[in-house]
RNA sequence: UACUUAUCCAGAAAGGCGGAGGGACUGGCCCUUUGAUGCCUUAGCAACCAUUUUGGUAUUUCAGUGAUACUAAAAAAAGGUGCUAAUUCCGGCUCAGGUAUACAACCUGGGAUAGAUAAGUU
Numbered sequence: 001u002a003c004u005u006a007u008c009c010a011g012a013a014a015g016g017c018g019g020a021g022g023g024a025c026u027g028g029c030c031c032u033u034u035g036a037u038g039c040c041u042u043a044g045c046a047a048c049c050a051u052u053u054u055g056g057u058a059u060u061u062c063a064g065u066g067a068u069a070c071u072a073a074a075a076a077a078a079g080g081u082g083c084u085a086a087u088u089c090c091g092g093c094u095c096a097g098g099u100a101u102a103c104a105a106c107c108u109g110g111g112a113u114a115g116a117u118a119a120g121u122u
Base pairs, nucleotide, nucleotide: 002121003120004119005118006117007116008115013042014041015040016039017038021031022030023029025092026091027090028089043084044083045082048080049079051075052074053073054072055071056070057069058068059067060066088114093111094110095109096108097107098106099105
């Protein structure tokens, strides 16, 4: 860099440095000199990986309450990440329904795209 899978309406901020933009893109809307974004320190949230316990399945074994793999539930938060304005802040493409004679537009719901994070592969 790219691919695959899973999740994204929950949750969780103080201090220091610094000094103007920031919320991925785009249209809105919003945050911000009452100091944003960013960096550092400390604290916290969550539970993806990893850990522990229990159950199930398969394999192994002469056999077994053993071992290995997969899987379900639970626990804890020492380890690897992540996160701590707003639902991924809302929409973007499409489908269905509704308002409307119809188009446009608007409303509701589903799916997709894009993005973020994790794990695995490359």
Predicted 3D model of a 122-nucleotide RNA (SAM riboswitch aptamer (S box leader)) from Chitinophaga skermanii. The organism belongs to Chitinophaga, within Bacteria. It was read from a public genome assembly, where an Rfam model found it.